[in-house]
RNA sequence: GGAGAGGACCAGGGAGCCGCGGGGGGUUUUACCCCUGAGGAAGGUCCGGACUCCGCAGGGCAGGCCGCUCGGGGAAACCCGAGAGGGGGCGACCCCUGGAAAGUGCCACAGAGAACAGACCGCCAGCGGCCCCUUCACCUCCAUCACCAUCGUCCAUCCUCGGUGGAGGGGUGCGGGCAAGGGUGAAACGGUGGGGUAAGAGCCCACCGCCGGGGCCGUGAGGUUCCCGGGCACGGCAAACCCCGGCCGGAGCAAGGCCAAAUAGGGGGGCGCUUGAGGGUGGCCCGCCCGAUGCCCCCGGGUAGGCCGCAAAGACGGAUGGCUCCCUUAAACACAGAAUCUGGCCUAUGGGCCUCUCCCCCG
Repeated sequence: GGAGAGGACCAGGGAGCCGCGGGGGGUUUUACCCCUGAGGAAGGUCCGGACUCCGCAGGGCAGGCCGCUCGGGGAAACCCGAGAGGGGGCGACCCCUGGAAAGUGCCACAGAGAACAGACCGCCAGCGGCCCCUUCACCUCCAUCACCAUCGUCCAUCCUCGGUGGAGGGGUGCGGGCAAGGGUGAAACGGUGGGGUAAGAGCCCACCGCCGGGGCCGUGAGGUUCCCGGGCACGGCAAACCCCGGCCGGAGCAAGGCCAAAUAGGGGGGCGCUUGAGGGUGGCCCGCCCGAUGCCCCCGGGUAGGCCGCAAAGACGGAUGGCUCCCUUAAACACAGAAUCUGGCCUAUGGGCCUCUCCCCCG
């Protein structure tokens, strides 16, 4: 100098001007004065709780959350410390965590085959076929010799075409055997070496690995260089269903509570129904018209609306801003704007600090 790992921390302060929300004071009202007004995540709404209403003898179903061990904190979620096992990184360090030998399900693409696996290339020819070559035997054809009075017959040998059988060898787009090697994949049903075999294979053996049991060690998760047994069976995924253990009654501030119109229902009372309550007709009277499922009063519930819940920021679910200068400074930028409150988790984001790791260079 570069690339990283871990941990704590800050993400402003002051003045002036112009504005906004809330509270207080003052004034007849206005003017005016004072105080106060976002974050480390206020965010996502993932988990726990407070609070509210409903429910509740007790239990269950469904659903949700938590889940390696020991110790500690906490109401719980969750956090901290020290460890265990597995995985990643050269390393500092990081990630994962009940059960896959209860059952069901899934395992893309590629590949022959993805879980009582499979045979594409490949290997084999011991077995059943088939083909080729060599050899032996036989059959067949032809020729020669021999016999016979003749037609002809018989024997032997050799050659040739073809066939059959035996033996040996070679081969295999058949039936087969194999799973070592190649190839595919994130993953292919232990690894290395030897024996064995037609070729092979835990088929057998040695070593390594693995599994089960015992002993020993550890509070425990677990460990084991100890002993015994087993050729080896049990691939991965539970942030798939599911199983095991623990905890949880349900819904949520649109909770919930208070005040409370108009209209229309409900309850009660009064008046009236042709001898007319009540209404209309310019304010009143007469008159005229309408008029009986009617008119008036009271009560009650709900709705609209308002208030509380709701805060030393805080709503109309709507304010918290802008400009200038100064200071601290590494920087006052980035991410981002409260909605009942609160503890966590996660995510977004600017910056410097401390410790550590690896590489390079210089002394």

RNAcentral holds the sequence, with entries from ENA. Predicted 3D model of a 363-nucleotide RNA (Bacterial RNase P class A) from a Candidatus Acetothermia bacterium. A source record names the gene rnpB. NCBI's taxonomy places the organism under Bacteria, Bacteria candidate phyla, Candidatus Bipolaricaulota. The coordinates come from a structure-prediction model, not an experiment, and the mean pLDDT is 78.